[in-house]
The RNA shown here (transfer RNA) has 84 nucleotides and comes from a Patescibacteria group bacterium. It matches the Rfam family "tRNA". It is annotated as a transfer RNA.
Parts: sequence; C1' cells; structure tokens
RNA sequence: GCCCGGGUGAUGAAAUAGGUACACAUGCGACACUUAAAAUGUCGUGCUCGUAAGAGCUUGUGGGUUCGAGUCCCACCCCGGGCA
Repeated sequence: GCCCGGGUGAUGAAAUAGGUACACAUGCGACACUUAAAAUGUCGUGCUCGUAAGAGCUUGUGGGUUCGAGUCCCACCCCGGGCA
C1' cells in the first nucleotide's frame, strides 16, 4: 500500500430487505430472606439539565441520501486478521 471483519450503556452484547436504540446476561444500587453473611428473589440502573413533573442528547468522528439511518452512501480515526 491493497483486501476482509469490527467500533452500540459500566462490561459482554442484541436490534440488518431503513420504522419504539440499548433485548438478554454480567456488574452496580435498594429491599426481602439470615444471628450475620453467602446464595436466592423482587425492583431499579445510558448521559445532561431540572426540587419534581418533564425536556434535551446519545450507536467511533464528520458529511450525504431519506418523511425517517445503529442499519444505506462518502471521507477519516481506532482495533483485529490476511496479502504484498
């Protein structure tokens, strides 16, 4: 230099002929159970602002297409693999 795969909450990740982003699990927090703990169960858990109700933002970065983009197109950054 060329080719292929990938980048989504705190973590592993799901969502693909474009249509509610974060299912499920782990972790974390509260509670229940216990003499106490572990295990187990229930509920909660992206970020910012707000007393709250609520509002805004968010899929590596920046553009484009579209009524609508995690998903399609372009450029770039990063990670892994292959070829030279």